This is a predicted structure of a 476-nucleotide part of an RNA (small-subunit ribosomal RNA, 3' major domain) from an uncultured bacterium.
Its Rfam family is "Bacterial small subunit ribosomal RNA".
The prediction has a mean pLDDT of 82.
[in-house]
Context: one part of a larger RNA
RNA sequence: UGACGGGGGCCCGCACAAGCGGUGGAUUAUGUGGUUUAAUUCGAUGCAACGCGAAAAACCUUACCUAGGCUUGACAUCCCACGCUAUCCGGUGAAAGUCGGAGUUCCCUUCGGGGACGUGGAGACAGGUGCUGCAUGGCUGUCGUCAGCUCGUGUCGUGAGAUGUUGGGUUAAGUCCCGCAACGAGCGCAACCCUCGCCGUUAGUUGCCAGCAUUUAGUUGGGCACUCUAACGGGACCGCUUGCCGAUAAGGCAGAGGAAGGUGGGGAUGACGUCAAGUCCGCAUGGCCCUUACGCCUAGGGCUACACACGUAAUACAAUGGCCUGUACAGAGCGUCGCAAGACUGUAAAGUGGAGCUAAUCGCAGAAAGCAGGUCUCAGUUCGGAUUGUACUCUGCAACUCGAGUACAUGAAGUCGGAAUCGCUAGUAAUCGCGGAUCAGCAUGCCGCGGUGAAUACGUUCCCGGGCCUUGUACA
Numbered sequence: 001u002g003a004c005g006g007g008g009g010c011c012c013g014c015a016c017a018a019g020c021g022g023u024g025g026a027u028u029a030u031g032u033g034g035u036u037u038a039a040u041u042c043g044a045u046g047c048a049a050c051g052c053g054a055a056a057a058a059c060c061u062u063a064c065c066u067a068g069g070c071u072u073g074a075c076a077u078c079c080c081a082c083g084c085u086a087u088c089c090g091g092u093g094a095a096a097g098u099c100g101g102a103g104u105u106c107c108c109u110u111c112g113g114g115g116a117c118g119u120g121g122a123g124a125c126a127g128g129u130g131c132u133g134c135a136u137g138g139c140u141g142u143c144g145u146c147a148g149c150u151c152g153u154g155u156c157g158u159g160a161g162a163u164g165u166u167g168g169g170u171u172a173a174g175u176c177c178c179g180c181a182a183c184g185a186g187c188g189c190a191a192c193c194c195u196c197g198c199c200g201u202u203a204g205u206u207g208c209c210a211g212c213a214u215u216u217a218g219u220u221g222g223g224c225a226c227u228c229u230a231a232c233g234g235g236a237c238c239g240c241u242u243g244c245c246g247a248u249a250a251g252g253c254a255g256a257g258g259a260a261g262g263u264g265g266g267g268a269u270g271a272c273g274u275c276a277a278g279u280c281c282g283c284a285u286g287g288c289c290c291u292u293a294c295g296c297c298u299a300g301g302g303c304u305a306c307a308c309a310c311g312u313a314a315u316a317c318a319a320u321g322g323c324c325u326g327u328a329c330a331g332a333g334c335g336u337c338g339c340a341a342g343a344c345u346g347u348a349a350a351g352u353g354g355a356g357c358u359a360a361u362c363g364c365a366g367a368a369a370g371c372a373g374g375u376c377u378c379a380g381u382u383c384g385g386a387u388u389g390u391a392c393u394c395u396g397c398a399a400c401u402c403g404a405g406u407a408c409a410u411g412a413a414g415u416c417g418g419a420a421u422c423g424c425u426a427g428u429a430a431u432c433g434c435g436g437a438u439c440a441g442c443a444u445g446c447c448g449c450g451g452u453g454a455a456u457a458c459g460u461u462c463c464c465g466g467g468c469c470u471u472g473u474a475c476a
Stems, first nucleotide, its partner, number of pairs: 001476002003473003007470007015460002019424005026315008034306002042053002064301007073125001077124002079121005087102006106115003127290002130288003136284002138279003141275001143273001148187006154163003167178003193267004198234007207224003212221002237261001240255001242254004317417001321376007333364003338357002343352003383414001388409007430452007
């Protein structure tokens, strides 16, 4: 100087407390451990691994296993020779391939040749998701959006170092004020950026409709007032002839005005560093290793196994509910290899067919909870839907291993969950549906979107994590 303390002081954080809803019990989904297996590819392992890499494992993917094949190789550059290809047919084979046959035409040209392509040959080489993340780059997680981390000059100290950065106040903040052997500065904080909330200007189609006419319908005429769209501005600054507290400061509390008030809400943004944290299987890369194989092609299988254990979710156990009928209101997206309306068929999944749309124009698209009426009456039930049978639909060469969906039948566990444990402070939790990426098909996952919409916070003694000062130390 740090680090640590079941030392002290001050202060924060859904850290506790106060509340609301969960997890831990059930079934299913998914990941992991373990076990099994020819293989169940590999990595991730307290917080910070475990719906993680994987924003899609039937084949492919695929890295694993078994079997069949290849050896200048599936891919790149260079050299030589030959050819002018393509393509088609047959045998064999699971395919890759292999054997045989048919076939004869690329472009430029100074006719020497050159280019592209194919075949054969020789070697230089290719290739490796093989090892080392403890050789590395890059990227990422975490402490933590915590308020810290440093430097120059000066001063003090023999020196390591100290000072500044401590102190008194204050703040979300090393934020600001005051003081001070310090004076300044840098990286962080804040602001500048995006978005939501108010207003204005510009603009009026594909959007909108107050008044006028018209219609089943903003449908059409008309209009751009309004809504909205999207570009530019205004607006909030402790600004106020306000009050109180404070040191006359910084600031705090209250009030007015205001769409918004003390950082207005949300996002992006992550200092010096820590964990030899993670990743050599995204990519790059040193070293090591393989080279008729640890490379490459192909078929089939596996990654989907199942006495069990754990994590994360979905659905429930019902009446604030289930079912039936009617009826209302979103936002954000996506669509030409596509979205697909009306119509017809089918109980349905879906099929037939195809208007329109490169989309504020057409479509996906019916939002759901809600509201109105009816029914069920506390039961393992008209709760719950696992499991299984049968018949189908769709995608796709192909749904056996191993897809999703539909109908009928079946109708398991489950009556609110031990010890323990998680999230959340407001348009939040809870609850309800909708969209997107990936994608032929496949979502209870992920990323977004809106609808309905709470309770509670006395307080900081305690648990956890963190910041500043101080103290002890046999630790560095």

The full RNA is in RNAcentral, with records from ENA, Greengenes and SILVA.